The prediction has a mean pLDDT of 87. This is a predicted structure of a 91-nucleotide RNA (SAM riboswitch aptamer (S box leader)) from Pseudonocardia oroxyli. The organism belongs to Pseudonocardia, within Bacteria. It was read from a public genome assembly, where an Rfam model found it. It matches the Rfam family "SAM riboswitch aptamer (S box leader)". Rfam links the family to the GO term regulation of gene expression.
RNA sequence: CGUCCAUCAAGAGCGGCCGAGAGACCCGGAUCGACGACGCCGCAGCAACCCGCGCAGCCGCGCAGGGUGCUACCGCCGGGUGCGAUGGGAG
Numbered sequence: 001c002g003u004c005c006a007u008c009a010a011g012a013g014c015g016g017c018c019g020a021g022a023g024a025c026c027c028g029g030a031u032c033g034a035c036g037a038c039g040c041c042g043c044a045g046c047a048a049c050c051c052g053c054g055c056a057g058c059c060g061c062g063c064a065g066g067g068u069g070c071u072a073c074c075g076c077c078g079g080g081u082g083c084g085a086u087g088g089g090a091g
Base pairs, nucleotide, nucleotide: 001091003089004088005087006086007085008084013043014042015041016040017039021032022031024081025080026079027078028077029076044071045070046069049067050066051065052063053062054061055060075083
């Protein structure tokens, strides 16, 4: 990088830095944002996809040590899209 599979209505926030827009894109709507959003970093937490450990005849269940992920709003809502995000597999 493309490809295949699974998931995307539950859950979980504080601090520091930055400084103007932010959420996948387009249209519309409702929101968040100088009382500092978005982003980055730290810590904390949530979850349980993979590894690990334990239980179990299989399916599976549990723990949360390791690798990711996530912590406004149903992927914010409606319509559209050969869309996006995360994890895992083979290449």